Model confidence (mean pLDDT): 84 of 100. The part of an RNA shown here (small-subunit ribosomal RNA, central domain) has 352 nucleotides and comes from an uncultured bacterium.

Context: one part of a larger RNA
Formats: sequence, structure tokens, C1' cells
RNA sequence: CUGGGCGUAAAGGGUGCGUAGGUGGUUUAAUAAGUUAGCUGUGAAAUCCCUGGGCUUAACCUGGGAAGGUCAACUAAGACUGUUAGACUCGAGUAUGGGAGAGGGUAGUGGAAUUUCCGGUGUAGCGGUGAAAUGCGUAGAGAUCGGAAGGAACACCAGUGGCGAAGGCGGCUACCUGGCCUAAUACUGACACUGAGGCACGAAAGCGUGGGGAGCAAACAGGAUUAGAUACCCUGGUAGUCCACGCUGUAAACGAAGUCCAACUAGCUGUUGGUUUUUAUAAAUGAGGUUAGUGGCGCAGCACACCCGAUAAGUGGACCGCCCGGGGAGUGCGGUCGCAAGAUUAAAACUC
Repeated sequence: CUGGGCGUAAAGGGUGCGUAGGUGGUUUAAUAAGUUAGCUGUGAAAUCCCUGGGCUUAACCUGGGAAGGUCAACUAAGACUGUUAGACUCGAGUAUGGGAGAGGGUAGUGGAAUUUCCGGUGUAGCGGUGAAAUGCGUAGAGAUCGGAAGGAACACCAGUGGCGAAGGCGGCUACCUGGCCUAAUACUGACACUGAGGCACGAAAGCGUGGGGAGCAAACAGGAUUAGAUACCCUGGUAGUCCACGCUGUAAACGAAGUCCAACUAGCUGUUGGUUUUUAUAAAUGAGGUUAGUGGCGCAGCACACCCGAUAAGUGGACCGCCCGGGGAGUGCGGUCGCAAGAUUAAAACUC
């Protein structure tokens, strides 16, 4: 390079926005760059191929021909792609009216519980385990009642419920703010899809500076267990967990499933948000249609199988990323980034 692949065998980038690039709806006209056809020129000789000839044959030598191109010029065609000019509304978007939501940010605020402290009552135990012990307690613990402080998290509602690009998001209130759904019209008129680099976001842990610190708890200490026990169990306990600002940039960042579909392909059933029809009605509500999600089955088909099955892993298209036997190794070296930890890019020898 050709090719075959990427749910679980190697393989989808953690996620988005978007530059270059690639790809691109319906229609009219022009053009002739791509495209197609013809013709001319050229594509040295030798070699290779075809067909003759010469050395006894062959190798070898030799005559003739053919082949060989992202080639150039000219002529023609005008479907398709491109370009130019014009038009269209189905893709995309805008406006107006409604709707649901733990989407994000800031400020305020509430109750339950744990802990500590103060005061009352009260007396010998409490705590913990498989059993114990360390630990706490006559300097009055634990229990119980009242009060105070402080931090963190929000029971029930709660749901294969909702929202978000992903990470993720859950007490309540206010303010600021993003996206989505939906009905009917009006408007713009292809403005679209994807996206190498790039930019932004990105759980937990970790790092820097300054706060905060109730509970929990790496490290650490002690008690047990055990042959040992640097563990599992118990009593304590510091970083951390929380907040502000800055860094890190990784996860089984998983649906192990790239995005988009403007695309097509039997049905049944649950649920969330709209909308609409119909019947009954004062209303709630019920039944049916449709639409956007989210679940369970399942036909065709696919798949080694498991399974997937309109939320595809089916049938096709566009663009990107990635894989090519195991180990060595996601390592070394070098580069880039980082305060560091490290991240990223990423081999080879050797070996089976």
C1' cells in the first nucleotide's frame, strides 16, 4: 500500500465546540476544470513479449513487430462532479405562544442526626467482639432531661423517574443563566454533516496558598487473631474528605457500543414530558392517534456464540479515531506539558 476489522477475541479518542480538509438537498441556464470518445505528436537503444534468421543445439547473437503514459496539442460530447448566474422549500435556522426538569452559577435559609461543651437527675459500670482485650468511668462515665457551639450531609417524596455533551446533578427560597420538548403560522433560503491540528470542559485521588475541621478515615499507635499477621476484626487517630483561588488531565471516564442521518426496514407491552381527537362530565379522569425521551419482549436480518433487534450489533451513505500474534512495554530514549507526582507522544534488541 492492498485488505479485513473495532459490544465481549487486538481495536471507538473521556466529552464537546470548531479551523483546514473531505462530503453535500430540489431545479434552470451557461461553461468545459474533472469525465468520455476520436485524431496527431511523442514515449532513444538494449532488455521483456510475439514471430523469423545465424553459430550441430542451448545459452548467446541478430531482423521485424507489438506492448508500454495520471504525457502534450487539437476536435467533439454535455449525462454526472466542479465552477458561474438565477430560482425553490422538504434539510438547517429565526420569530411568536405554551411545557417539563436533582442542567449550571451566586446568595440566603431549615429540620433530623452525630460529636463536643455547660447545667440538672442518678450510680457502677460503659463500650466492643466469634470470644476478648486495648479504650472510657467513683476526679461521677454510660443512661436520661434542658441549653449552647460547630461542621458535614440532605431521611420520607424516589421511580430500569427527570436533566446534562461527557464528567456528573437531589432539603427549601430568591436572583442570574444554558439547553430541550411542543402547536400552528410567518420568515431566511442549503446557511448543512463530519472534523487532522487547535480551544474548552473533565469523577476520585494528588499538589500549591489561605481558611475550616462534626463525622468518617490512608499513614501511624495499641488490642486481638495467627505458626507468623507489616492484613481481615476491635480501640484510637493524622493527612484528606469541606470552602476560596490556582494546578494536575487521568479512571472498568462503560452501553467496554465515535458523530450525524437528512435514510430505510414486522409487531406487542410498561413508563416520563408535550400535543391532538373522541366519549362521559361541573371537574378529576378514561379510551384512541401523534411526537420527543426512557425500559421489557420480539419478526426479518445479523452474529463464532452470547446476544442485538426502529435507543440495531439489521440494510446503506458521509467524515473522523483506532487495530494488524504473545511477551519485552504503554516501558526506554528524545520531544512537549507539569511545582511535583506524573501525563502525553512512543520504539528496538531479545524471546516464545